[in-house]
Molecule: transfer RNA
Organism: uncultured Clostridia bacterium
RNA sequence: GCUUCAAUAGCUCAAUCGGCAGAGCAAUCGCCUUGUAAGCGAUAGGCUGUGGGUCCAAGUCCCGCUUGAAGCC
Numbered sequence: 001g002c003u004u005c006a007a008u009a010g011c012u013c014a015a016u017c018g019g020c021a022g023a024g025c026a027a028u029c030g031c032c033u034u035g036u037a038a039g040c041g042a043u044a045g046g047c048u049g050u051g052g053g054u055c056c057a058a059g060u061c062c063c064g065c066u067u068g069a070a071g072c073c
Stems, first nucleotide, its partner, number of pairs: 001072007010025004019056001027043005049065005
């Protein structure tokens, strides 16, 4: 230098053919317990890496950029 893949909640990851962004763990509160842990229930937490484009509508499609991983030279 070229090619491919990835970037979504604090962490690990989903999201089907473009149509209301979710789960587990963690956090907070409650129930349970003499108390703690475990268990159960609830709540909160996202402008989906960044800048544009297409579209009635974009996490998803197109282009640039950034970061990371793998491969080729």